Description:
A computed fold for a 1499-nucleotide RNA from an uncultured marine bacterium, annotated as small-subunit ribosomal RNA.

[in-house]
RNA sequence: GAGUUUGAUCACGGUUCAGAUUGAACGCUGGCGGAAUGCUUUACACAUGCAACCCGAACGGCAGCAUAGAGAGCUUGCUCUCUGAUGGCGAGUGGCGAACGGGUGAGUAAUAUAUCGGAACGUGCCUAGUAAUGGGGAAUAACUAGCUGAAAGGUUAGCUAAUGCCGCAUACGACCUACGGGUGAAAGCAGGGGAUCUUCGGACCUUGCGUUAUUAGAGCGGCCGAUAUCUGAUUAGCUUGUUGGUGGGGUAAUGGCCUACCAAGGCGACGAUCAGUAGCUGGUCUGAGAGGACGAUCAGCCACACUGGAACUGAGACACGGUCCAGACUCCUACGGGAGGCAGCAGUGGGGAAUUUUGGACAAUGGGGGCAACCCUGAUCCAGCCAUUCCGCGUGAGUGAAGAAGGCCUUCGGGUUGUAAAGCUCUUUCGCAAGAGAAGAAAACUUGCUAUCUAAUAAAUAGUAAGUAUGACGGUAUCUUGACAAGAAGCACCGGCUAACUACGUGCCAGCAGCCGCGGUAAUACGUAGGGUGCAAGCGUUAAUCGGAAUUACUGGGCGUAAAGCGUGCGCAGGCAGUUUUAUAAGUCAGAUGUGAAAUCCCCGAGCUCAACUUGGGAACUGCGUUUGAAACUGUAAGACUAGAGUGUGUCAGAGGGGGGUAGAAUUCCAAGUGUAGCAGUGAAAUGCGUAGAGAUUUGGAGGAAUACCAGUGGCGAAGGCGGCCUCCUGGAUCUGUACUGACACUGAGGUGCGAAAGCGUGGGUAGCGAACAGGAUUAGAUACCCUGGUAGUCCACGCCGUAAACGAUGACAACUAGCUGUUGGGAGACUAUGUCUUUCAGUGGCGCAGCUAACGCUUUAAGUUGUCCGCCUGGGGAGUACGGCCGCAAGGCUAAAACUCAAAUGAAUUGACGGGGACCCGCACAAGCGGUGGAGCAUGUGGUUUAAUUCGAUGCAACGCGAAAAACCUUACCUACUCUUGACAUACUUGGAGGCUCUUGUAAUGAGAGUGUGCCUUUUGGAACCAAGAUACAGGUGCUGCAUGGCUGUCGUCAGCUCGUGUCGUGAGAUGUUCCGUUAAGUCGGAUAACGAGCGCAACCCUUACCCUUAUUUGCCAGCGAUUCGGUCGGGAACUAUAAGGGGACUGCCGGUGAUAAACCGGAGGAAGGUGAGGACGACGUCAAGUCAUCAUGGCCCUUACGAGUAGGGCUACACACGUGCUACAAUGGGAGAUACAGACGGACGCUAAGCCGCGAGGUGGUGCUAAUCCUAAAAAGUCUUUCGUAGUCCGGAUUGGAGUCUGCAACUCGACUCCAUGAAGUCGGAAUCGCUAGUAAUCGCGGAUCAGCAUGCCGCGGUGAAUACGUUCUCGGGUCUUGUACACACCGCCCGUCACACCAUGGAAGUGGAUUGCACCAGAAGUAGAUAGUCUAACCUUAGGGAGGGCGUUUACCACGGUGUGCUUCAUGGCUGGGGUGAAGUCGUAACAAGGUAACC
Repeated sequence: GAGUUUGAUCACGGUUCAGAUUGAACGCUGGCGGAAUGCUUUACACAUGCAACCCGAACGGCAGCAUAGAGAGCUUGCUCUCUGAUGGCGAGUGGCGAACGGGUGAGUAAUAUAUCGGAACGUGCCUAGUAAUGGGGAAUAACUAGCUGAAAGGUUAGCUAAUGCCGCAUACGACCUACGGGUGAAAGCAGGGGAUCUUCGGACCUUGCGUUAUUAGAGCGGCCGAUAUCUGAUUAGCUUGUUGGUGGGGUAAUGGCCUACCAAGGCGACGAUCAGUAGCUGGUCUGAGAGGACGAUCAGCCACACUGGAACUGAGACACGGUCCAGACUCCUACGGGAGGCAGCAGUGGGGAAUUUUGGACAAUGGGGGCAACCCUGAUCCAGCCAUUCCGCGUGAGUGAAGAAGGCCUUCGGGUUGUAAAGCUCUUUCGCAAGAGAAGAAAACUUGCUAUCUAAUAAAUAGUAAGUAUGACGGUAUCUUGACAAGAAGCACCGGCUAACUACGUGCCAGCAGCCGCGGUAAUACGUAGGGUGCAAGCGUUAAUCGGAAUUACUGGGCGUAAAGCGUGCGCAGGCAGUUUUAUAAGUCAGAUGUGAAAUCCCCGAGCUCAACUUGGGAACUGCGUUUGAAACUGUAAGACUAGAGUGUGUCAGAGGGGGGUAGAAUUCCAAGUGUAGCAGUGAAAUGCGUAGAGAUUUGGAGGAAUACCAGUGGCGAAGGCGGCCUCCUGGAUCUGUACUGACACUGAGGUGCGAAAGCGUGGGUAGCGAACAGGAUUAGAUACCCUGGUAGUCCACGCCGUAAACGAUGACAACUAGCUGUUGGGAGACUAUGUCUUUCAGUGGCGCAGCUAACGCUUUAAGUUGUCCGCCUGGGGAGUACGGCCGCAAGGCUAAAACUCAAAUGAAUUGACGGGGACCCGCACAAGCGGUGGAGCAUGUGGUUUAAUUCGAUGCAACGCGAAAAACCUUACCUACUCUUGACAUACUUGGAGGCUCUUGUAAUGAGAGUGUGCCUUUUGGAACCAAGAUACAGGUGCUGCAUGGCUGUCGUCAGCUCGUGUCGUGAGAUGUUCCGUUAAGUCGGAUAACGAGCGCAACCCUUACCCUUAUUUGCCAGCGAUUCGGUCGGGAACUAUAAGGGGACUGCCGGUGAUAAACCGGAGGAAGGUGAGGACGACGUCAAGUCAUCAUGGCCCUUACGAGUAGGGCUACACACGUGCUACAAUGGGAGAUACAGACGGACGCUAAGCCGCGAGGUGGUGCUAAUCCUAAAAAGUCUUUCGUAGUCCGGAUUGGAGUCUGCAACUCGACUCCAUGAAGUCGGAAUCGCUAGUAAUCGCGGAUCAGCAUGCCGCGGUGAAUACGUUCUCGGGUCUUGUACACACCGCCCGUCACACCAUGGAAGUGGAUUGCACCAGAAGUAGAUAGUCUAACCUUAGGGAGGGCGUUUACCACGGUGUGCUUCAUGGCUGGGGUGAAGUCGUAACAAGGUAACC
């Protein structure tokens, strides 16, 4: 920086990712070289080999090898013997080394490390100096001999040497001292040699090495101090050699290091003690830095060496490849006893995700020994293995479009792979083959020369010259030559973050996933392929660290509501602290100086062809110490001051606190009177009280609790809290002037006081109220809400508890920063003086600028700007829980985790939606009316059931007389049966041919077979249809998906809304506009207004209708004139009606009133019509994944001799039942009979049909008129007139059934309509509930049309007759606007809580059980050291020769490891059973919360 909480937003907040890194591991892959690394796990166990030896110039010697000499045997060149004589040398004595080098990190939180200091020490080898190196003695190993043991070994006797051991002498210097003195050394060896001496060995001299004593140095080591160095307080007290002193001991040395005595100290909230974890550092990784994490390789220090203990030797060890003891383990054994220690280098087993060769060489560097040559060296240098890491190189380069083939995709045109390949030209790094071939090597040694030393041409040292020898790596690096593009590319990813997309397969499956998430038939997210992207001999994954994370915030965060201010005071420690002067120099600042190892990092160079790597120089190492200076600030010391703070005096308000007393109103109870039937209670009731007299009312009395009005965002108090009045005691504040003290202040971890209500204990009290409880209701239930009762409690006294949403959700103190206004208590001033105004302190409220804030909001009473101190927070849940501790009588409180789980949880604000929230408004929404439905019969549709099939769809409103404006066949999609397969239908190709008709077969039809027979147009080439056959592309599908779609439609709703541009406001989502006030049918209009305008809707424009005018006049009309068969029939007319074209008319235009003078409303006039005149068409943005793949179109999927096509018959018409919509009725406002009047709008040639005749009738016959203002359907009906019936299952009603017919049609059985005769069911106005309608409407009456051969109670239209009612908006339903709440946003059909049941997970308790560490007490006591020693042994010295001194062994004492017993603490694991918690697709019971959540919620 990004992703992720939301519909969207801004915050808060967690989570995840992109980066760098690693001693890594795993998966796939793998050409070369250089440099580096390589058991992080079991400090687990180890076979085998090697890792520390050297010196013969210290010694006695001589086993083995070699040389020489002598001898013997003979086989004449071999064997044996002898001589330490020589080179040398096993074993041994002696010396030096073995304490270095190498490994590991178990232990250790300080006996450690780092840095800086210190004093009381030691020191082999090395360097420098001084002085010495005289003279004696006694042993002993080796060896020889004996004994013993399996072995390892042991033991006895004897011989012998030394640079081994012991005395003596000497003592410059050294050590001790009582200052008189005393003590203490040594070793020789090798080389050379002129004199002299000689027992011929040498002496002697000299050189070198060695040795002794000692003084210094260097380096190394031991000791002490300061500072720094992880976590836990759910570890708070620890300590008896402990802290100090004195004497003594001990050590190289200080010291309780040890011991005796004395004192009682020492450490600790600045974290002692205890527990856990851990080697420390230079440094490494990361990071901008500050930090954080780590401590492999390299370097410094420490610790350890099978585990524990111990000392010896030595300069140095309490010793990795030494000793002793104990323990565990392994091995050998003759069973008696012995041996061993890879955390050295290799290597083995085991463990583990995981880490190499039983290699070469001392050539170099270094180490040990030696005079040296030289020897040893798994230190080291090299090689081997491993892509483990870093670095470098390569896998070819140029050209090459027919854009090849193949692959993949495709809209079928093409695109892409892709200049990629092939082809042509070129090069040869690396690799391969052959050849040449370094540097790492110089010391040393030998021989000369020069110088120093010397008596010396020896020797030694230094320099110089010449010569000789030495390479593990390795024939390696490097160079040259040769051939051939020849031998050399993979891995991960491609939804977003994050660079890179398509196809197929799969179908919430298989799977993916770092987070969000993807997958339920069109997956860029799974799998595969093509393509692409990124890295590249590697690439990914996993693990781990830092970063991002300002997510522990020193740099650099917060706490009103997101997590977070202790309920509130007082106050010890601590922190911090007013003005001024002087001094000081601890902090602070500056200079100098020492140190801060090297390596690393950084800079500049250099060397490997570059780089990694190596290397020279510099800088740096931010630190610590010492020292010199400065003096502002902080500190410290001393002095002064008064502005902070406090005290006295005066004033004033107050429900401040505690005790005592007292008053009136009210409730209840008791008594008495009056009085009679109810009272009480509720939504409605009931329980309850009352005729034994309630309630009501009057009087009197008792008792307890609380104090109406005043009363107020008024007062007081630290908070909790405090309210009648009087009185006593008492705390604090305010204000004004003045006097005094002189920083005495602020905050405050621990500590301590107070602390509502409830609760607890003891004793009282109890009127009202009232948990629990009882009863009555409500309810599906009702352990509740409501009602009637009612115990604790509420009250008092004393004592506990110590918590609250103890809230201003806001710690305390101080300072500063605009105002306005109300109110409480003081003071001052002015004046118009029982009140006003001005001003000032101290409180308490409202608004508000700057500023702050995520926003809301806060704003001199800060959440602003600063300072000081305290408390608290770090994702949600688990959990304020468990365990532990402290407190409490108990209830419980305080302190306070983890495992596990989720990707969120949360705050504020926004837009919606919703509310059994509010306000306003509208609608046949209710109300007021009229008529229905729901009951009956029938029609019709649906569900269900049935069936071979009862085809399919539509399902709350918004499916159900719906698609269907017509199912007998057809339709038809369904079922059964029989058939066809390029097909019933389309296009393309080839060949042939018209069509059609007739016959046969088959139940029938499709089908199958046979016969007959040649059309149309032409420019005579052919063409257009049509039919048949064949082949292939294909046709076909009412098969699926309306949740892939287009189109169309329904619905909210003809509701008044829905938006945009610019501007403005807001961090933003968004707001504003569109809100408000009026008004309207209307977001209609007016006014106001940070908005101004605009668009889609509204309205208007369109159609019909109502009035008038003009024009036109047939088929319509007929006023006037004439004719007439009396019919507008005819002549005529153009007036009227009508027809159908065009105009007019209505606009709140006019008047009055109301209203803001506006918009508009009310009333009126005129007018055919009056306020959108009436009706229609017209349906905004959108909602419902609404409906339709079966109108049509269409993606994908599916079928292809069948899910396609044809035919016949059947079915869609079934029928215990349920529902919707209708028709007809139940009758007298009626039925029947007779007579009679008046419409409109449609339709008519495959048609409507007249007159006439026949039939009771349906109808038949007939054939006139009509292509239709002409003719026809056609009779309108209700109505009107006359008559009958008389309230009845009827002269109502017509279902059902029987019989007989008519019509249509190929056909009327399943299954048509109608007629006539007969039959004459239910039904007497319909429960709960529910529907329509506001005027030419409802109701009622008939008529027509589409579909249609036929079939209408349905649908769509037409006219006739023609009402009632609307007070009004409380309620029901729906809608609109504003507002409010919200935990909803799939939007209340929402969300969501708890028990129970089931599965899984982690965890607490638990009788106990098993380990680990550790405390205390006791037992025990190996080896060792020290002490003691009357046992025993004893070379050096002394001796008076007896012995002594000293020593060894043994015994014993002290200390002490292992081990054992008892009892505790802490901790880990486990445990029947049990507690809660978490998660889970779906389950059970309710509905607690979110809206007034239906009883406001919460603490």
Its mean pLDDT, the model's own confidence on a scale to 100, is 84. The RNAcentral record of the sequence draws on ENA.